[in-house]
Context: one part of a larger RNA
Parts: sequence; C1' cells; structure tokens
RNA sequence: UGACGGGGGCUCGCCCAAGCGGUGGAGCAUGUGGUUUAAUUCGAUGAUACGCGAAAAACCUUACCUGGGCUUGAAGGUAGUAUGUUAGCUGGUGAAAGCCAGUUUCUCUUCGGAGCAUAUUGCUAGGUGCUGCAUGGCUGUCGUCAGCUCGUGUUGUGAAAUGUUGGGUUAAGUCCCGCAACGAGCGCAACCCCUAUUCUAUGUUGCUAAGGCCCUUCGGGGUACAGGACUCUUAGAAGACUGCCUAGGUAAACUAGGAGGAAGGCGGGGAUGACGUCAAGUCCUCAUGGCCCUUAUGUCCAGGGCUACACACGUGCUACAAUGGGACGUACAAAGAGAUGCGAAAUUGCAAAAUUAAGCAAACCUCAAAAAAUGUCUCUCAGUUCGGAUUGGAGUCUGCAACUCGACUCUAUGAAGCUGGAAUCGCUAGUAAUCGCAGAUCAGCAUGCUGCGGUGAAUACGUUCUCGAGCCUUGUACA
Repeated sequence: UGACGGGGGCUCGCCCAAGCGGUGGAGCAUGUGGUUUAAUUCGAUGAUACGCGAAAAACCUUACCUGGGCUUGAAGGUAGUAUGUUAGCUGGUGAAAGCCAGUUUCUCUUCGGAGCAUAUUGCUAGGUGCUGCAUGGCUGUCGUCAGCUCGUGUUGUGAAAUGUUGGGUUAAGUCCCGCAACGAGCGCAACCCCUAUUCUAUGUUGCUAAGGCCCUUCGGGGUACAGGACUCUUAGAAGACUGCCUAGGUAAACUAGGAGGAAGGCGGGGAUGACGUCAAGUCCUCAUGGCCCUUAUGUCCAGGGCUACACACGUGCUACAAUGGGACGUACAAAGAGAUGCGAAAUUGCAAAAUUAAGCAAACCUCAAAAAAUGUCUCUCAGUUCGGAUUGGAGUCUGCAACUCGACUCUAUGAAGCUGGAAUCGCUAGUAAUCGCAGAUCAGCAUGCUGCGGUGAAUACGUUCUCGAGCCUUGUACA
C1' cells in the first nucleotide's frame, strides 16, 4: 500500500421489512445430470450452466453410429497434355452415391489455331481434430456500482503519501466551502432515439365537423362531390431551466413547500458499461500460433441416432374451479408481415381443410376473429357440464418421404389433481397480476424467444437483522 475481520462509523440497493403473485406437490412441454446405447455429436456447470449456443434435429441441417464408395479429392486458380465426346440421352446394376454399357451430337476460323466442355498430370487441398492455460475478435459478471488514474509541485531515507482526506450536499469523485496543493484524463451528467403537450407546414391510399347528393327502420348509413375543422402521417419549431415565490441553509451548494404548467426538480423508457476482476466463456461463427491426420481424424451416399428412460434437478404451460365452466348475442387495440407471398367473398365439409378466385409489392388489398370485458340463459359445490393427460378409431395439411419422429381436426376414452413440507423466486406504477395480437426462424412444426397493446392493483413503519456494494477509520502472526 492492499486484502481480510462472527471490529467501529456513515450511506445505498425489491437487500430485509410491508404487500401482491408464484416455484417447491399434480399432468404435460423443454433443458440438464445420470443411466442406457452401435451412436445417443459437441460445448455451457455457484452467483455469471441448465426454454443456454439452437431465430425451428423427419431427409437436409449433422459435427455422432452402421454399412457402401472416392483418394489432387466436394471448390476455384494456374501450367501442360489429350479428346470433340468421356458432356447430354437411354439402358443395366445398386439402398443411394457410384460403377458399367450403348447411342446422338459443338461454335468461329485468315485452316496455323482460338473459344467452350470434359478427362488427365503437376503446383496449390481439406479437417466442427487437440490446446480458450499460446492468441485476436466478441461476450458474461462485479455494475450503470462511482469509481480508476496522470502531470507538475510538496512531504517522507524509502515503499509511498498528498491531490481523491475534512464540513455539507447529491442518483453521482454531483456541486459548494475549506485545505500544500494546482491542474488534467477515462468514467458521472449532457449531446442521440422513443414517449407525454402545443404550434407551423403537409393532405393521399389517411380523416369527415359543417355543406351537396343518394338511401333510410328517422337512430343513422353511403358517397372517386367537397373540405383541412378534428384524428392521423411526416418534417420543422416551442416547451422544463430549481427559471419564479416562501422557508431553512454559511449572502453557498442544496433541501422542503407553493404558483403557473401537458409535464417539476434526472418527467417516463431505451441506447450507452471507466481502470480492472474471475488464466470466467468461446479454436464448433470467424481469424490465428503450435501440435496431430493425409487411400483418412478428409470427402460422397443410404439408413439409424441427436427424440432412448428406473431416476434426480432447473425453467415453463395447463389446472385443481362459481371472482368459475358452457351456449348464444354485442363492443373496444397497438405493433407487425405479405409475391415460390398474404389470400377476401362464394360453394362443399361437423371440423381440420378443400375447390374456385377478387384485391394487393400495400396508410389503398389481405392476414384479421382481438381476447379478457359486457348482456341473457344454464350448471349449484360434486373428482362435477371442474380438469384435461392417456389410449382406440376415422381424417386433414405440409413435404420425394410423417414407422422410428410433425402439426392440426372429429369421435370415443376421461388419468393425476380439491391450492402444494422444508425451502425459495419476481415485482415499487401504467409496475405486479391478468388477457389476447404479431414477428423472426420456417416446406411443415412454439407452452420458447422478441415485440405490441387491453384491463389494471396492494404495500413501503423503518434500516435492528440477512445478502451485496461504496467511503472513512481501526486491528492483523496474511501478500
């Protein structure tokens, strides 16, 4: 100087407390461990692995296994040689890859050759093989925590100290005051994006108040008339700065309250992650040193596996019901996607869907029905009209192909489950909880993920205790 302490002081954080809802019990989905297996490819393993890499494992993917093939090879370049079929087509064999056989036929030409294609030879291959403890790059975490340092000066024999400590204050090493320090850098904040208010401009594909026209059940509806009021679109601008007032405070920083205001003291959210820590993660994104394989650890193909199942754990979905289930009506979003696409209406089917097909490269058309909500009826506390697992039968769709191993529909079946031990998780406001919608991936496949809106709470006395962190100080046989 650090690190540590079941030392001290101050402070903060959904850390506890106060609340709300979960997990842990059930069934299923998914990931992991273990076991099994020819193979169940590999990686990730306290927090910081376990719906993670994987924003889609039937084939492919695919790296694994079994079997069948190839060896300059699955690519491109370059140089040489050969041919004008060795390429295309047909046939045989085969699980395919491939191998074998037959057959047809190039273009230009200055006739030297050139182009093109194929084969072959040489030089360059290839490796998801090992090492993340040789590395780059990228990432997690402490942590969006308020810290981490430097120059000069000064102090000390020196390691070092000072600045950065002290008194206040802040979300903040934020700012003020003081001070042997004076300044500066990386961080904080601001600058960026979205959102909340207004104004100006804009006016189609958007909007429809007042007019015109048409229809009308007299409520209203339509309109390629018209309009720019309103909503909205897209730009530009204004606005919030402790600016104003009061009180406290050192005539300070700032704090508490108030006015005005759409918004008030960082308005709400996002992006943004200092010096460094964990030899943290990744050689299987990519790049790369070294090592290893080179008729195989490379490469092509078929089938299988990654989907196994006594069990254990994590993360979720659905429930156990009446604040509910069922039937029939009625209403209100936002954000997205669309051409090998989205697919209206109509017809067929109980349905999944099918047939036919309008419109739309989309503020125009389509997906599209929002669902919780709400009105009426029914069920009446039951393992039930709760719950839907499992299984039988019949189908639909995608796709060469749904056996291993897809999703969905109909019918029948109707398991566990009556609120969950010890323990444990999330959340402070448009949040939790709850309800649907969309997208990426994608032929098909979502309870996952990423977004979007609808409805919309309770509680916070406080900082003693648990956990983590910051500053000062103290002890130390630790470095």

The part of an RNA shown here (small-subunit ribosomal RNA, 3' major domain) has 479 nucleotides and comes from Lycopodina hypogea.
Lineage of the source: Eukaryota > Opisthokonta > Heteroscleromorpha > Poecilosclerida > Lycopodina.
Its mean pLDDT, the model's own confidence on a scale to 100, is 82.
Its Rfam family is "Bacterial small subunit ribosomal RNA".